[in-house]
Molecule: Bacterial RNase P class A
Organism: Anaerolineaceae bacterium UBA1363
């Protein structure tokens, strides 16, 4: 030079002219997105009267930090898969508490004996090394023994399990000892362990405004907290709480509504994710629902695609440029 890996940035700029929304007397300021998406996850706020216990239901599962908070996000550990390789992705409590499941083939998948060795005249008895089926068949590998064989037994290995140093907060790593223990796998299959969670949801909720003829009916209980029990409370029991069906009338306006777990930038900590502190900045609040047309220009490019309570993630959609620091090839010095 060329390909690739990871991360971070822009998302259409200037000027003219016309039209829109907030905002303020007026000027001047301001006015869709990195994903506004999907609504998968967490919280903030609001409200259920106060104050509980238990069950059920549901998430989460190595350590070890960060965060208001999480199934997120850094950094380790150990296994796996694909890459030459920079990396990418996936998994992680318990299978020795119990139950279930491993389809087909295959004699057999918590056990069994097809063919096969042995031993017998034959019934038959021994066998599990040797083929075979299969994802998976009583751990290799060499000997001792057997009629034949087998971890039956010894050696060494390599798994399991208990223990000793050493490193480390840990998860786990490296060495060492003792034990034949040698049959797995599956929990995004029941289940057990252990930690956590109350409903509801800005159409939440509040503040003023209009407007309200009724009639039948059933009733001793109705409601809440709470999805169920207890327990607790509110109202009521013929002067009927309450609920159920037929008919009327009313429904405009404000507030929530945007200064925030906000953001640039430095500095100080940290491997980082993220903490702290200075200085600075104000960047949309619409309600039939605003940011839009035209013209020149510039640029590499305008793809995916428009707020409605508002954050902190994931997750999908996506044309392009462009900065870094890495890996592999290839050439030069």
């Nucleotide at each position: 030079c060329a390909g690739g890996u990871c991360a971070g940035c822009c998302a259409g700029g200037u000027g003219c002219g016309c039209g829109c929304g907030c905002u303020u007397a007026a000027u001047c300021g301001u006015g869709a997105g990195g994903a506004a998406a999907g609504u998968c996850c967490g919280u903030a706020c609001a409200c259920c009267a106060c104050a509980g216990a238990g069950c059920a239901g549901g998430a989460u599962g190595c350590c070890a930090g960060g965060u208001a908070a999480c199934c997120c996000c850094u950094g380790g550990a150990u296994g796996g898969u694909c890459g030459u390789a920079a990396g990418a992705u996936c998994a992680u409590g318990g299978a020795u508490c119990g139950g279930g499941c491993c389809a087909c083939a295959g004699a057999g998948a918590c056990a069994u004996a097809c063919c096969g060795c042995u031993c017998g005249c034959a019934a038959g008895a021994g066998u599990a090394a040797g083929g075979g089926u299969g994802a998976a068949a009583a751990g290799g590998u060499g000997g001792u023994g057997c009629a034949a064989g087998a971890g039956a037994c010894c050696a060494c290995c390599g798994g399991c399990g208990c223990u000793u140093u050493u490193g480390g907060c840990a998860a786990c790593a490296a060495a060492g000892g003792c034990g034949g223990c040698c049959a797995g796998g599956c929990a995004a299959c029941c289940c057990c362990c252990a930690u956590c969670c109350g409903g509801u949801g800005c159409a939440a909720g509040g503040u003023c405004a209009a407007a309200c003829a009724g009639g039948a009916g059933a009733a001793a209980g109705a409601g809440c907290c709470u999805g169920c029990u207890c327990g607790g409370c509110u109202c009521a029991u013929u002067u009927g709480a309450u609920c159920u069906c037929c008919g009327g009338g009313u429904a405009g306006a404000c507030c929530g509504c945007a200064u925030g777990a906000g953001c640039u930038g430095g500095c100080u900590g940290g491997c980082g994710a993220c903490a702290g502190u200075c200085c600075g900045c104000c960047u949309a609040g619409a309600u039939a629902g605003a940011u839009g047309c035209g013209c020149a220009u510039c640029c590499a490019a305008g793809a995916c695609a428009g707020a409605a309570u508002a954050c902190g993630g994931c997750u999908u959609a996506c044309c392009g440029g462009u900065u870094g620091a890495c890996c592999u090839g290839a050439g030069u010095g």